[in-house]
This is a predicted structure of a 543-nucleotide part of an RNA (large-subunit ribosomal RNA, domain I) from a bovine gut metagenome. The RNAcentral record of the full RNA draws on MGnify. Its mean pLDDT, the model's own confidence on a scale to 100, is 84. It matches the Rfam family "Bacterial large subunit ribosomal RNA".

Context: one part of a larger RNA
RNA sequence: GGCUUAUGGUGGAUGCCUUGGGACUGGGUGACGAUGAAGGUCGUGCAAAUCUGCGAAAAGUUACGGGGAGCUGAUAAGAAGCAUUUAAUCCGUAAAUUACCGAAUGGGGAAACCUACUUAAUAGAGAUAUUAAGUGCUAUUAACUGAAUUCAUAGGUUAAUAUCGUAAUACCUGGUGAAGUGAAACAUCUCAGUAGCCAGAGGAAAAGAAAACAAAGUGAUUCCGUCAGUAGCGGCGAGCGAAAGCGGAAGAGACUAAACCUAGUUUAGACUAGGGGUUGUAGGACUAUAAUGUGGUAGUUAUUAUUGAUAGUGGAAGUUGCUGGAAAGCAACACGAUAUAGGGUGAUAGUCCCGUACACGAAAUUAAUAAUACACCUAGUAGUAUCCUGAGUAUGACGGGACACGUGUAAUCUUGUCAGAAGCCACCCGGACCAUCGGGUAAGUCUAAAUACAAGCCAGUCACCGAUAGCGUAUAGUACCGCGAGGGAAAGGUGAAAAGAACCCAGAGAUGGGAGUGAAAUAGAAUCUGAAACCAUAUGCCU
Numbered sequence: 001g002g003c004u005u006a007u008g009g010u011g012g013a014u015g016c017c018u019u020g021g022g023a024c025u026g027g028g029u030g031a032c033g034a035u036g037a038a039g040g041u042c043g044u045g046c047a048a049a050u051c052u053g054c055g056a057a058a059a060g061u062u063a064c065g066g067g068g069a070g071c072u073g074a075u076a077a078g079a080a081g082c083a084u085u086u087a088a089u090c091c092g093u094a095a096a097u098u099a100c101c102g103a104a105u106g107g108g109g110a111a112a113c114c115u116a117c118u119u120a121a122u123a124g125a126g127a128u129a130u131u132a133a134g135u136g137c138u139a140u141u142a143a144c145u146g147a148a149u150u151c152a153u154a155g156g157u158u159a160a161u162a163u164c165g166u167a168a169u170a171c172c173u174g175g176u177g178a179a180g181u182g183a184a185a186c187a188u189c190u191c192a193g194u195a196g197c198c199a200g201a202g203g204a205a206a207a208g209a210a211a212a213c214a215a216a217g218u219g220a221u222u223c224c225g226u227c228a229g230u231a232g233c234g235g236c237g238a239g240c241g242a243a244a245g246c247g248g249a250a251g252a253g254a255c256u257a258a259a260c261c262u263a264g265u266u267u268a269g270a271c272u273a274g275g276g277g278u279u280g281u282a283g284g285a286c287u288a289u290a291a292u293g294u295g296g297u298a299g300u301u302a303u304u305a306u307u308g309a310u311a312g313u314g315g316a317a318g319u320u321g322c323u324g325g326a327a328a329g330c331a332a333c334a335c336g337a338u339a340u341a342g343g344g345u346g347a348u349a350g351u352c353c354c355g356u357a358c359a360c361g362a363a364a365u366u367a368a369u370a371a372u373a374c375a376c377c378u379a380g381u382a383g384u385a386u387c388c389u390g391a392g393u394a395u396g397a398c399g400g401g402a403c404a405c406g407u408g409u410a411a412u413c414u415u416g417u418c419a420g421a422a423g424c425c426a427c428c429c430g431g432a433c434c435a436u437c438g439g440g441u442a443a444g445u446c447u448a449a450a451u452a453c454a455a456g457c458c459a460g461u462c463a464c465c466g467a468u469a470g471c472g473u474a475u476a477g478u479a480c481c482g483c484g485a486g487g488g489a490a491a492g493g494u495g496a497a498a499a500g501a502a503c504c505c506a507g508a509g510a511u512g513g514g515a516g517u518g519a520a521a522u523a524g525a526a527u528c529u530g531a532a533a534c535c536a537u538a539u540g541c542c543u
Stems, first nucleotide, its partner, number of pairs: 001542003005538005015528001016493002020465002022462006029454002031166002039101003042055003046078001049075003061095006070082003106115003116135008136164001138162008171202001172200005182189001186235001212218002222249005232240002253446003256390001260275006280424001282389004286383004295377003299374001301373010312360003318333005334351002342354003395419008405431001426441005480487002500527001503514004
């Protein structure tokens, strides 16, 4: 020096564990905000800091319920107190308070700061100080004012009302709108009306009561299955890709404009309000005649009822012995079960604790449903002379876009430009177009359900993870990095219980040795287990 074995050190793999995550299901909820939000800053305790709560009324105040012996949130002890049936702490409901910043809104501003005006009150002899309230932009409505310019209009002032910002912006609607890619290159095409950006809304949104489909007939919309990878479209390449029908989910239909009448305003044209009226077997106005009931509602509160939500309540049944530090283990003999789901307890507990099955519960606030009240809506018959039935619309041309449909035989929908009807003996459609036949009534509006999504709330599930895994985070968007937008970690485990090692010795101390605790201290806080690399000591062998 090498190797073997043993004992240690170092190190933190492995095993076991779980406070945390992941995915999903059902329910409920789907908003908050000028009555100042979301999010912060600064405060606030007996107590220095951080977290949590709260707001100068500051870990809290009031009322009403629940509950019933302990309590004053956590790290985290201590001090000083509160309460014990006249009910504390705690839980729920409803209130009060709620500094400053922030849409931030009196003005300003380098957020949490600076600084005004008006009115009122209080104090003061007064200057002034303090307190309270108000003072933002924009839009709409109303009133008052009011230029050039007589009337008027623009403008101005005031009052009332609304909006602003945030949020899972996931779902939805509209606007705008790529490229990588595919076509084995690439330009039409595809990716894709996708991603992104912008605007807006709701708990859903959008769509929606046929100028529809069809060719037998059906009878608003939406969603699912099928039709069907069919019919088609397509450098007929790559690819794109229906609809009717059928089977289901759900079901619901309403309101207006006009004609005409009445009233008001108006120089006129006309306008406003009320009545009337609302459809395609055409309907209505109008004229004549008949009825005074019948049915309905998606409105709005109110009341009542039922079922829920926001605190809760009751809730069965076991002992002994043995081993052990500890019994829930083993043994013996019992018991409950509409409860043998689950968790905890010094090892593995139906009968120890919390629960579980099951059965109950609300002063207050609130949701859904139903009923009642209120409110609102609602009918016919005959006649046909006249009037009405949504115009820069339908439609055409040109240029685009959407339709599964790329200009094509290209209908249909939409519209930038230019033209431009009929008006019920009318008009539109049935995939060029014409005829016949059939279907419908555009150019106004609203409409629940079935459907989509899941941030936060409740309950639950898992051939999901178990600390290099699982979310980035077993809490952290922290530490740290960056001027900034932004990027972004590591880090879990003593023990059943701190019983966390009094006291003694050595040492400056760290620490170690005794002693003591404990089942165990090679469980000693650098703490479960404690692999390997690596280091040391000892032994044997070899050199």